[in-house]
Model confidence (mean pLDDT): 82 of 100. A computed fold for a 520-nucleotide part of an RNA from a metagenome, annotated as small-subunit ribosomal RNA, 5' domain. The RNAcentral record of the full RNA draws on SILVA. Rfam family: Bacterial small subunit ribosomal RNA.
Context: one part of a larger RNA
RNA sequence: GGAUGAACGCUAGCGGCAGGCCUAAUAUAUGCAAGUCGAGGGGCAGUCAAUCUUUCGGGAUUGAGCGACCGGCGCACGGGUGCGUAACGCGUAUGCAACCUACCUUGUACAGGGGGAUAGCCCGUGGAAACAUGGAUUAAUACCCCAUAAUUUUAUUUAAUCGCAUGGUUAAAUGAUUAAAGUUCCGACGGUACAAGAUGGGCAUGCGUAUGAUUAGCUAGAUGGUGAGGUAACGGCUCACCAUGGCGACGAUCAUUAGCGGGUCUGAGAGGAUGAUCCGCCACACUGGUACUGAGAUACGGACCAGACUCCUACGGGAGGCAGCAGUAGGGAAUAUUGGUCAAUGGGCGAGAGCCUGAACCAGCCAUGCCGCGUGAAGGAAGACGGCCUUCUGGGUUGUAAACUUCUUUUAUCAGAGAACAAAAAGUCCCUGCGGGGAAAAUUGAGUGUAUCUGACGAAUAAGCACCGGCUAACUCCGUGCCAGCAGCCGCGGUAAUACGGAGGGUGCAAGCGUUGUCC
Repeated sequence: GGAUGAACGCUAGCGGCAGGCCUAAUAUAUGCAAGUCGAGGGGCAGUCAAUCUUUCGGGAUUGAGCGACCGGCGCACGGGUGCGUAACGCGUAUGCAACCUACCUUGUACAGGGGGAUAGCCCGUGGAAACAUGGAUUAAUACCCCAUAAUUUUAUUUAAUCGCAUGGUUAAAUGAUUAAAGUUCCGACGGUACAAGAUGGGCAUGCGUAUGAUUAGCUAGAUGGUGAGGUAACGGCUCACCAUGGCGACGAUCAUUAGCGGGUCUGAGAGGAUGAUCCGCCACACUGGUACUGAGAUACGGACCAGACUCCUACGGGAGGCAGCAGUAGGGAAUAUUGGUCAAUGGGCGAGAGCCUGAACCAGCCAUGCCGCGUGAAGGAAGACGGCCUUCUGGGUUGUAAACUUCUUUUAUCAGAGAACAAAAAGUCCCUGCGGGGAAAAUUGAGUGUAUCUGACGAAUAAGCACCGGCUAACUCCGUGCCAGCAGCCGCGGUAAUACGGAGGGUGCAAGCGUUGUCC
């Protein structure tokens, strides 16, 4: 000098764009953050409308629609944090002849028949509650059985061909084996099997990836083999048996520290430092462990067990997990609102309308940063008054500075305009074999009466901070008297201090300035 997720002191007019718990992965009141589908099902708690009825309390039917329940899809995404991890975790480059992939796309084929339950509803029981439980009865795109079936799976056999080893690919034959679901407004949406694609993942390997030798030896599923089990898949992944291997000064093991990368800061570069915001990957979700469901989890707002903590209780027993968004306490030098909207973008469900979405878009707070603008401009010498200095009838300086004259109105304030842009879709109609394309009309804005524009008004609404001995731009007076104090280094102060404190003047930067911390 540059930089900063900064903090502190003094000061402060506006706008745009960004950023905002670096500390206690501490504890959390309250609200919200994941639902949706009635075009899967039985149904009808509640609401609205119409009709009928009424003992005026209400009741019944139909429709709109739909609470709870069964079922489907989603909840594995999105959002948060950086505890752990020195590791195939990450980065990069390869491989899988050792693998999986719901929804989506393409192609081929199929969808025949039957059965038994169970929630809900109804009648009960227990309990303070959470909830549990008995009986009767009912449905499905829930569950089960049979049939049919192949380029499924599996066993046996044969042939061709290829390869980097195990081996792969293709074709054929025989036997065994495995599937489905309907709804419908007739437009369609779904179901099953197989093959392929796309997307997403899993695994393996080469190389790279912090410090310490005042850590030198480490290792028993440990290293390898055979066999079996397990997995989507290879593998000591697990197990039985057998062998005794494997790693290590090219640093094993141990200890400490740490999420990694794209990047960011600095630097001419090499390098050094760093990993906030944004993007990719990983890990975690009160602590530890476990599996279930599922295409996918060993699952933040799922389950079970144990533990610590908190809360409720009728003392018998129960409930909970903000490292989601706000908010609270605590810690700290220090970090924001218990805001608005689904209008756009994106996501989930749905045929769609639509519903949900603290993702997102916006607004609020903070000079935390960067950028921009303003705080007026021109003229004006009696060089005014006042201040300060002085060699004191005087002069110098503050200083064209002020007053005064003329002008301007960014900005502020007020008024008006402004349904600006962000908007194109979905839906309807037409065309098309599909993908898709086209046309006309309408509706939808949280931000927002915001941005912007116009007018009015009047210099009106707006300057500070640090420094002035040298380094280092900027000097005098007074006070103090090794005191009070200053200080980044050198150093200053003991009676003429340009170095302390004040004043006048000056220098620098400027809505900031200075100090402190950290990095280069």